[in-house]
Context: one part of a larger RNA
């Protein structure tokens, strides 16, 4: 490189936007670059194939014929691809009218609970565990009632419910704002798909500066357990968890399943919209579009399983894999304040 692959065996970039590149709907005219054909030129010799010769063959020398294609050029073909032009509406987008939602950002606000502080009642325990002890408490704890402070998270609703590209998003209200879905005609007229590089977003932990700190809680201290116990259990507890602004750029970032499109039996559930039947209305039923589950036909699969949300049948484009260890490493480069990240070998060994 070819071939074969990528749910679990090695392998889908964490996710998106998107330039170059690759690929690209329907009809017609032109062109003839790609494509196909013809003639000529060229394709040295050797080699290759066929025939002949030749020492017994072979090697080999010599003779004859043929094949070979990238190429140049002439003429010709026009289905397909390209290009030029014209047109179309089934892709894509827009307008109009509806609609659901923890989608994002900012500001405000509410109640329950924990902790702490003040005061009242009240007295000897409380707390914790397998059992205990450390701890707290006669300087009045725990319990209980009233008042106050502060931070963080939002019970029920809540649901293989919803929204988002992914990470993720959950009290309530207001403002700003993104996307989706449905309906009807109307408008634009291929404006599309994918995407190396690039750019942006990106849980938790971590870093920087300033703030905040109720609960929880790495580290740490103590009490237990134990042969030991640098743990599991208990009592404390600092970073952190929270906010602002800036970094970091990772993950079992998972559906371990790239993205877009087309096609291929059904059953049951659920969410959103629309239409119809029905009703006083809700409900109910039927149809349809979009999402989300589950069980299965065909088919696929090594099996497990997947099965219109495909891992089925096909097409376009990107990414990735190539025995295990060494090695998510070294070196170099780029990035980072650092921690480290990205890219990524070899010797050796089985």
């Nucleotide at each position: 490189c070819u071939g074969g692959g990528c749910g679990u065996a090695a392998a889908g970039c964490g996710c998106g936007u998107g330039c170059a590149g690759g690929c690209g709907g329907u009809u017609u005219u032109g062109u003839a670059a790609g494509u196909c054909g013809u003639g000529c030129g060229u394709g040295a010799a050797a080699g290759c194939u066929c025939c002949c010769g030749g020492c017994u063959c072979a090697a080999c020398u010599g003779g004859g014929a043929g094949a070979g294609g990238c190429c140049g050029u002439u003429c010709a073909a026009u289905a397909c691809u390209g290009c030029c032009a014209a047109a179309c509406u089934a892709g894509a987008g827009g307008a109009c009218g509806g609609u659901a939602g923890a989608g994002g950002g900012a500001g405000g606000u509410g109640g329950a609970a924990u902790u702490c502080c003040c005061g009242g009642u009240g007295u000897a325990g409380u707390g914790g565990u397998g059992a205990a002890a450390u701890g707290c408490g006669u300087a009045g704890a725990u319990a209980u009632c009233g008042g106050g402070a502060g931070g963080a998270a939002c019970a029920c609703c809540a649901g293989u419910g919803g929204c988002g590209a992914a990470g993720g998003c959950g009290g309530c209200c207001u403002c700003c704002u993104g996307g989706g879905c449905c309906g009807u005609u109307c408008c634009u007229g291929a404006c599309g798909c994918u995407c190396a590089g690039a750019c942006g977003c990106g849980a938790a932990a971590g870093c920087a500066u300033g703030g905040g700190u109720a609960g929880c809680g790495a580290a740490c201290a103590g009490g237990a357990u134990u042969a030991g116990a640098u743990a599991c259990c208990c009592u404390g507890g600092u970073a952190g968890u929270c906010c602002a602004c800036g970094c970091c750029g990772u993950a079992a970032a998972c559906g371990a399943u790239g993205u877009a499109g087309a096609c291929u039996a059904g059953g049951c559930g659920u969410c959103g919209g629309c239409g119809g039947u029905u009703u006083a209305a809700u409900c109910a039923c039927c149809g349809u579009c979009g999402g989300u589950g589950u069980c299965c036909a065909a088919g696929c699969u090594a099996a497990c399983g997947c099965g219109a949300u495909a891992a089925g049948u096909c097409u376009g484009c990107c990414g990735c894999c190539u025995g295990g260890g060494g090695a998510c490493u070294a070196c170099g480069g780029c990035c980072g304040c650092a921690a480290g990240g990205c890219u990524a070998a070899a010797a050796c060994u089985c």